[in-house]
Molecule: SAM riboswitch aptamer (S box leader)
Organism: Bacteroidetes bacterium QS_3_64_15
RNA sequence: CAUUCAUCCAGAAGGGUGAAGGGAGCAGGCCCUCUGAAGCCCUGGCAACCGCCGUCAGUGUCCAUUGACGGAAAGGUGCCCCAUCCUGCCUCGACUGCUGUCGAGGAAAGAUGAGUG
Numbered sequence: 001c002a003u004u005c006a007u008c009c010a011g012a013a014g015g016g017u018g019a020a021g022g023g024a025g026c027a028g029g030c031c032c033u034c035u036g037a038a039g040c041c042c043u044g045g046c047a048a049c050c051g052c053c054g055u056c057a058g059u060g061u062c063c064a065u066u067g068a069c070g071g072a073a074a075g076g077u078g079c080c081c082c083a084u085c086c087u088g089c090c091u092c093g094a095c096u097g098c099u100g101u102c103g104a105g106g107a108a109a110g111a112u113g114a115g116u117g
Stems, first nucleotide, its partner, number of pairs: 001117008013043005021032003026088004044080003049076002052071008084109001089106007
C1' cells in the first nucleotide's frame, strides 16, 4: 500500500512549549480556537480489539479447540473531541410548486483493531 472481517450511541485531561490555525481529504454548511489552534514533551486517565486468567456449555482421550459470560489496564496496540459534526451517492416516506426541505434506511469514504498478500 492492497484486501478480508469486527466495531464506531459510551468512556477519559492537566501542565510545559509553541504560535494561528483546527474539526482525515475536496466542495458547501456548521462548530472550536488569542480565555491560546495544530505539532512536540511530561504527567494523569479511558477503553477489553489481540493476547492473558477464570466459569459454564459443545466437540474431542489427556492435550486442544469453538461459543457464551466474567475478570484483569504490570503484555501488544488504540484513544482522551463538541462529534465518524452535517450534507455529497442510492432507496423509501412527508411537505413543497418543480426546485428543494425534513425524516428513516443503506452504500461509499474514514477511524481503530485483528488477519492475509